The part of an RNA shown here (small-subunit ribosomal RNA, 5' domain) has 505 nucleotides and comes from Amycolatopsis bullii. Lineage of the source: Bacteria > Bacillati > Actinomycetota > Pseudonocardiales > Amycolatopsis.
Context: one part of a larger RNA
C1' cells in the first nucleotide's frame, strides 16, 4: 500500500502509477533614478460680472526609459556506472553582484533614444517612417601613490624535481566615477587591498549485474607552436612522435538518480532511497547562443521537430503546469479551482509597504503511529430466551433485568487566549479562530467488529451435506457418526479496526 468486511472521536505525520495531453485562474519591486499623464482635493498667485476663470506646485493612476530582482525559492528524478554522488585532500592554475572592514577619490564636457505627437502596413500578433525630450541610460576628456602588462634582477616562500613567482626594488606605456536630497546628513557611485559567502576546476580511495561481452582506441597517447577560457588541460588546431587502455575487466550490453539516513537483524550483515535534509541531472524533444556577478537560464530568446490553438480566407501568429489547486486520461490506487501573508524567510524600497499556490494554516482520507472512549461498582429465585443433555443436568452468566455511581469523548450554554518580536506619528495590526482552552448543564445517554477453533497455533460440540458442495500457507480434510466443508451455539485471539494479497528483512 490496494481489496473484503466493519466504522466514535482526537493529536501528529503522510498521500499519482503514465518525464501523458493539459481547459481555467494565480507570478515583482522603486517616483528618494528619469521625462510624460495629471482623477477628487489642497496651498499659492491673478482676474472676477461674487457664479467663476486662468496660472504654478502637491497629488491617486497610467504606460514607458533606468537600476535591482527574476540563476533564489518550487517542482520532478527522464536520462547518467560518471569526479554524478559519498568522503579525504589541492588550486603557486580561479572567479565571486549584493555584505563587511581599510584606503582614496567623486572633476569636465557631449550626442542621443523611448514615451509623447503626426503618419502609415497588418484581421491580429506586431510593426514602418517623420519629429520632441529627459534621467543613476549611453559616448569622450583630465587626474593615478594603488591596479594590470612588458623588461631587468632578487629569497625567508612553493613545488618530487628541471624550477616557479603570492613578496621586494628600479624602468615604460594603458585604464575609472553619476548624481539626487530634508545638507555638519541620508542614500548611492569608482579605484584597489583585505575579509566573508557562494560558484569553478584536479586529484587519491568507495559504492549494480553480465565473459553466452576479450580485445578497444586515431584527437586517439604524448610533445611543441597557437587560440579559446576566470583558470589549468587534446578543451580546439597546425606540425612532431607512436603512443594510451585492458583478465587487479578494458570495450560493449543491461539496469539505475547519489548520499545523510530508513527497514530488518544479537550482530556481521541484507533490503531500500517515500516523506525530511545535502549536492546532482531536468523543464514539450533536439541543439545553439545572448543578457549578466551568476545561465547556456522551468513560468527569457533563437533554429529545426512532434503536437495544441487563432485567423476577417490562409499571407501570418499562438503555446508549453515534471509550480500551487484543478481537468481528461492510464490505474488496484492517492485530496481542495480552500484562507492568509498575521508569523518564520525571500525580492523591491531610505522607509510606509508591494509582491511571495515559499511558507504558516484549515479541507479531505484509519493511508501510518500514538493515545482515548463506547462505562463503573454492587446485583443468584443462577431469570427469560438460545445451544447442548446421560433429560438429573449443564452452558451462555454476574451476563441482563434490578439498585446506587460517574460524565472522559461527544452535545448545549457562558468566557476566551498564547503565537506580537516588530512595524506605525497615532488609531491600531492573528489566517488558524470564536479554534485550543476555562467554567456550567442534561442524559448511560449517540458509540463494536473481525477472523479464527485438526496439527504446526491460543480456542468443540450440535444439525446439514455425502469424494457432492466445499476448505487449503504446508501437512492435508469430505466417500452417512466430519472438532478440518455450510450453519449455529459455545469458545480463542486481536480491537476501531480485523483479515485477504502484494513487497522486503
Nucleotide at each position: 500500500a490496494c481489496c473484503g468486511u466493519g466504522g466514535g472521536g482526537g493529536g501528529c505525520g503522510u498521500g499519482c502509477u503514465u518525464a501523458c495531453a493539459c481547459a481555467u485562474g494565480c507570478a515583482g519591486u522603486c517616483g528618494a533614478a528619469c521625462g510624460c499623464u495629471g482623477a477628487a482635493c489642497c496651498a499659492c498667485g491673478c482676474u472676477u460680472u461674487c457664479g467663476g476663470g486662468u496660472g504654478u506646485g502637491g497629488g491617486a493612476u497610467g504606460a514607458g526609459u533606468g537600476g535591482c530582482g527574476a540563476a533564489c525559492g518550487g517542482g520532478u528524478g527522464a536520462g547518467u556506472a560518471a569526479c554524478a554522488c559519498g568522503u579525504g585532500g589541492g588550486u603557486a592554475a580561479u572567479c565571486u553582484g549584493c555584505c563587511c572592514u581599510g584606503c582614496a577619490c567623486u572633476c569636465u564636457g557631449g550626442g542621443a533614444u523611448a514615451a509623447g505627437c503626426c503618419u502609415u502596413g497588418g484581421a491580429a500578433a506586431c510593426g514602418g517612417g517623420g519629429u520632441c525630450u529627459a534621467a543613476u541610460a549611453c559616448c569622450g576628456g583630465a587626474u593615478a601613490u594603488c591596479a594590470c602588462u612588458c623588461c631587468a634582477u632578487u629569497a625567508c616562500g612553493a613545488g618530487c624535481a628541471c624550477u616557479c613567482u603570492a613578496g621586494g626594488u628600479g624602468a615604460g606605456g594603458u585604464u575609472g566615477a553619476a548624481a539626487c536630497u530634508u545638507c555638519u546628513g541620508g542614500c548611492g557611485g569608482u579605484a584597489c587591498a583585505g575579509g566573508a559567502u557562494g560558484a569553478a576546476c584536479c586529484c587519491g580511495c568507495g559504492g549494480c549485474c553480465u565473459a553466452u561481452c576479450a580485445g578497444c582506441u586515431u584527437g586517439u597517447u604524448g610533445g611543441u607552436g597557437g587560440g579559446a577560457u576566470a583558470g589549468u588541460g587534446g578543451c580546439c588546431u597546425a606540425c612532431c612522435a607512436a603512443g594510451g587502455c585492458g583478465a587487479c575487466g578494458a570495450c560493449g550490453g543491461g539496469u539505475a538518480g547519489c548520499c545523510g539516513g530508513c527497514c530488518u537483524g544479537a550482530g556481521a550483515g541484507g533490503g531500500u532511497g517515500a516523506a525530511c535534509g545535502g549536492a546532482c541531472a531536468c523543464a514539450c524533444u533536439a541543439g545553439a547562443a545572448c543578457u549578466g556577478a551568476g545561465a547556456c537560464a522551468c513560468g527569457g530568446c533563437c533554429c529545426a521537430g512532434a503536437c495544441u490553438c487563432c485567423u476577417a480566407c490562409c499571407g501570418a501568429g499562438a503555446g508549453g503546469c515534471a509550480g500551487c489547486a484543478g481537468u481528461g486520461g492510464g490505474g488496484a490506487a492517492u485530496a481542495u479551482g480552500c484562507c492568509a501573508c498575521a508569523a518564520u524567510g525571500g525580492g523591491c524600497g531610505c522607509a510606509a509597504g508591494c509582491c511571495u499556490g515559499a511558507u504558516g494554516c484549515a479541507g479531505c482520507g484509519a493511508c501510518g503511529c500514538c493515545g482515548c472512549g463506547u462505562g463503573a461498582a454492587g446485583g443468584a429465585u443462577g431469570a427469560c430466551g438460545g445451544c447442548c443433555u446421560u433429560c438429573g443436568a449443564g452452558u451462555u452468566g454476574u451476563a441482563a433485568a434490578c439498585c446506587u455511581c460517574u460524565u472522559u469523548c461527544g452535545c448545549c450554554a457562558g468566557g476566551g487566549a498564547c503565537g506580537a518580536a516588530g512595524c506605525g506619528c497615532a488609531a491600531g495590526u492573528g489566517a488558524c479562530g470564536g479554534u485550543a482552552c476555562c467554567u456550567g448543564g442534561a442524559u448511560a445517554a449517540g458509540a463494536a467488529g473481525c477472523a479464527c477453533c485438526g496439527g504446526c497455533u491460543a480456542a468443540c460440540u450440535a444439525c446439514g451435506u455425502g469424494c457432492c458442495a466445499g476448505c487449503a500457507g504446508c501437512c492435508g480434510c469430505g466417500g452417512u457418526a466430519a472438532u478440518a466443508c455450510g450453519u449455529a451455539g459455545g469458545g480463542u485471539g486481536c480491537g476501531a479496526g480485523c483479515g485477504u494479497u502484494g513487497u522486503c528483512c
Overview
The full RNA is in RNAcentral, with records from ENA and SILVA. It matches the Rfam family "Bacterial small subunit ribosomal RNA". The prediction has a mean pLDDT of 82.